[in-house]
Molecule: c-di-GMP-I-GGC riboswitch aptamer
Organism: Pseudomonadota bacterium
RNA sequence: UCCGACAAGGGCAAACCCGCCGAAAGACGGGGGCGCAAAACCACCGAUCUAAGGGGCGAUAAGCCCUAGGACAGCGGGGCUACCGAAG
Numbered sequence: 001u002c003c004g005a006c007a008a009g010g011g012c013a014a015a016c017c018c019g020c021c022g023a024a025a026g027a028c029g030g031g032g033g034c035g036c037a038a039a040a041c042c043a044c045c046g047a048u049c050u051a052a053g054g055g056g057c058g059a060u061a062a063g064c065c066c067u068a069g070g071a072c073a074g075c076g077g078g079g080c081u082a083c084c085g086a087a088g
Base pairs, nucleotide, nucleotide: 002088003085004084011036012035016031017030018029019028021026034074041079042078044077045076046075048071049070050069053067054066055065056064057063
């Protein structure tokens, strides 16, 4: 350094519920605990979700479609940093 143990000390926290922000996806705080060895951090690439605003169809409707943008790091890849130390 790779690696990751029925190791030690710890850490994080899915669904769901409450509060709160947002048009939404979703974020944040509290409870909770499915899981996680980077489930720390970064939207660079792909995926996925959203679409208040903008555009198209429609009838100046409802609704549908596209999209600037937004979200997601607990979808994959990539970047970057880090605790511990059995075996190999």